[in-house]
RNA sequence: GGGGUCGUAGCUCAGUUGGUAGAGCGCUGGUUUUGCAAACCAGAGGUCAUCAGUUCAAGACUGAUCGAUUCCA
Numbered sequence: 001g002g003g004g005u006c007g008u009a010g011c012u013c014a015g016u017u018g019g020u021a022g023a024g025c026g027c028u029g030g031u032u033u034u035g036c037a038a039a040c041c042a043g044a045g046g047u048c049a050u051c052a053g054u055u056c057a058a059g060a061c062u063g064a065u066c067g068a069u070u071c072c073a
Base pairs, nucleotide, nucleotide: 001072002071003070004069005068006067007066010025011024012023013022019056027043028042029041030040031039049065050064051063052062053061
């Protein structure tokens, strides 16, 4: 320098054919217990890496940029 894969909650990851952003763990509160843990119930937490384009509508499509990883030189 060139090619591939990837970027979504604090962490690990889903999100199908473009149509209300989700799960598990973690965190907070409550119930239960002498207390803790476990269990159960409820809740908070998101500029979907950034910018632009297409579209009535983009996490998903297109382009550029940035970053991670990997292969070639």
A computed fold for a 73-nucleotide RNA from Leptolyngbya sp. AN10, annotated as transfer RNA. RNAcentral records the identical sequence in 2 taxa. The coordinates come from a structure-prediction model, not an experiment, and the mean pLDDT is 81. Rfam family: tRNA. The family's RNA type in Rfam is transfer RNA.